[in-house]
RNA sequence: AGGGGUGUAGCUCAGCCCGGCCAGAGCCACGGAUUCCAAACCCGUACGCCGCAGGUUCGAAUCCUGCCGCCCCUG
Numbered sequence: 001a002g003g004g005g006u007g008u009a010g011c012u013c014a015g016c017c018c019g020g021c022c023a024g025a026g027c028c029a030c031g032g033a034u035u036c037c038a039a040a041c042c043c044g045u046a047c048g049c050c051g052c053a054g055g056u057u058c059g060a061a062u063c064c065u066g067c068c069g070c071c072c073c074u075g
Stems, first nucleotide, its partner, number of pairs: 001074007010027004020058001029045004051067005
């Protein structure tokens, strides 16, 4: 320099192809129920403006463009 993959909650990921309800799950944290106490189990709460910027659109995590981080390949 060229090519490919990836970036969404504190952590691991789904959703993207095919735009549309309030962006979801598990784990973790906190509170409660249960228990003699605890674990397990059950209920609830908090946590995101989806890597950054711009564009298209009535509407973008999703489509388009540029850039950035990480991983791999080629020279």

Predicted 3D model of a 75-nucleotide RNA (transfer RNA) from Streptomyces beijiangensis. It matches the Rfam family "tRNA". It is annotated as a transfer RNA. About the family: Transfer RNA (tRNA) molecules are approximately 80 nucleotides in length. The prediction has a mean pLDDT of 80. Taxonomically the source falls in Streptomyces (Bacteria, Bacillati, Actinomycetes, Kitasatosporales).